[in-house]
Context: one part of a larger RNA
């Protein structure tokens, strides 16, 4: 100087505490672990593995497996030889492939031949999602968005070192002020975008207050609204009161859209876990080359006494059926989005206008309001699971989609100890909607918007994290 204390002190944090809503029972989905299996490819495992890698395994993907082929290879250079490339057909086969047959000659051109494909052939090679993340780069999670962490001169100290970086306040913040053997600097904090407010410009596909028109902002006018995007402004403890050490700042008011970091995001110091990723990808080494490479088919990744992580749906009247009516935001579309009409209980289908989009279209928002009904039941709750009939996508729906219409009606009546998330437009609750896709196992996951709550008195204790200080043992 670290570390470590069931030492001491100050501070923090949805950490307690106050409250709200959920796991843990149930039934499904889904990832894991066992266990099975010819294979259930593989990697991630306390927090920081487990709806993780997967923004989507029926073939493909795929890396696994089983049989059935191939050996300069499914890919790449280089050297030779044959010959344009290239299309048809037949047999065998699960298909890859194997066999046998037929049909054509192009482009340039200096007539040698070159390019350019395909195939033969020896060889250097090529391949490898084979192993090592305890040889690596890169990248990435954690501690932690915590406030640390160093350097340069100079001074102290025999040295490691140490002071700056400690002490008095004070903040989110090593953020500022004051003081000091320090004086300066550097990374991280903060400052940047984006959202809320106004004004100025534009006014089309948007908009409509006022003056006509219409079924209808439809259509002439109109540029006020709104509204959509680009500049500017504004917030800085800036004013004022009070406290502070006349500082820093803190507590409260006023004006303001916005009050003291105003919300959200991006942004992650020096370092920790030899932390995760050799399977994105790059690589060092060893190791496989008629096989640990490489081609097709079928088959596995969907298996199922069981444990368990995450969700989703529910057990009902603050509810369910049914009718009628109202109100978003944000997306995304040409091999696409599809209005309309007809047609089918329905998913679907026929047909097809319109839009390459502030012009059309996916689209109906649902909670929510009005009104009937059911009355406390395992039911007009709830909707697994069967079966039967259809439909849609694609070569292909049996393993193994998805979706619709009738039948069926399972466990569940609010869930032990224990546990997780959350401090305002949060939670809780309700749809919308994107990627990925030929279709989907999405109840994931990312994103929008309607409804909208309670609580916090404090740090006594639990759990973590910084600082300063200490006596014992320890490097």
């Nucleotide at each position: 100087u670290g570390a470590a204390g069931g030492g001491g002190g100050c501070c923090c944090a949805c950490a307690c505490a106050a409250g709200c809503c959920a796991u843990a029972g149930a039934g499904c989905a889904u990832g894991u672990g066992a266990u099975u299996u010819a294979a259930u490819u593989c990697a991630a495992u306390a927090c920081a593995a487990a709806g993780c890698a997967a923004a989507g395994a029926a073939c493909c993907u795929u890396a696994c497996u089983a049989g059935c082929a191939c050996u300069u290879g499914a890919c790449a250079u280089g050297c030779u030889g044959c010959a344009a490339a290239u299309c048809c057909u037949c047999u065998u086969g699960a298909a890859a492939g194997a066999g046998a047959g037929g049909u054509a000659u192009g482009c340039c051109u200096u007539c040698g031949a070159a390019a350019a494909c395909a195939c033969g052939g020896a060889c250097a090679c090529a391949g490898a999602u084979a192993g090592c993340a305890c040889a690596u780069g890169g990248c990435u999670a954690u501690u932690g968005u915590c406030a640390a962490c160093u350097c340069g001169u100079a001074c102290c100290a025999u040295a490691a070192g140490g002071u700056g970086u400690u002490a008095u306040g004070u903040u989110a913040a090593g953020u500022c002020c004051c003081g000091c053997a320090a004086c300066a600097a550097g990374c991280a904090c903060a400052a940047c975008c984006c959202c809320a407010u106004g004004u100025u410009u534009a006014g089309u596909u948007g908009u409509c207050a006022c003056c006509a028109u219409u079924g209808a902002g439809u259509u002439u006018g109109g540029a006020a609204u709104c509204c959509u995007a680009a500049a500017c402004a504004a917030a800085c403890u800036g004013u004022c009161g009070g406290u502070g050490a006349u500082a820093a700042g803190c507590c409260a008011a006023a004006g303001g859209a916005a009050g003291g970091u105003g919300a959200a995001g991006a942004u992650g110091a020096c370092g920790u876990c030899a932390a995760g990723u050799c399977a994105u990808c790059a690589u060092a080494c060893g190791c496989c080359u008629u096989a640990u490479g490489c081609a097709a088919u079928g088959g596995g990744u969907g298996a199922c006494a069981c444990a368990u992580g995450u969700g989703c749906u529910a057990c009902a009247a603050u509810g369910g059926c049914c009718a009628a009516g109202a109100c978003a935001a944000a997306g995304g579309a040409c091999c696409a989005c599809a209005a309309u009409c007809c047609u089918a209980c329905g998913a679907g289908g026929c047909u097809a206008a319109g839009c390459u989009a502030a012009c059309u279209c996916c689209a109906a928002a649902a909670a929510c309001c009005u009104g009937u009904c059911c009355u406390u039941a395992c039911u007009u709750c709830u909707g697994a699971u069967u079966g039967c009939a259809a439909a849609c996508u694609g070569c292909a729906a049996c393993u193994c989609a998805c979706c619709u219409g009738c039948a069926u009606g399972a466990a569940g009546u609010u869930g032990g100890a224990a546990u997780c998330g959350c401090u305002a437009g949060u939670a809780a609750u309700c749809a919308c909607u994107g990627g990925u896709u030929a279709g989907c196992c999405a109840a994931a996951u990312g994103g929008u918007g309607g409804u909208g709550a309670a609580u916090u008195c404090a740090u006594u204790c639990u759990c973590a994290a910084g600082c300063c200080u200490u006596a014992u043992a320890c490097a």
This is a predicted structure of a 475-nucleotide part of an RNA (small-subunit ribosomal RNA, 3' major domain) from Eucalyptus fibrosa. Taxonomically the source falls in Eucalyptus (Eukaryota, Embryophyta, eudicotyledons, malvids). Its Rfam family is "Bacterial small subunit ribosomal RNA".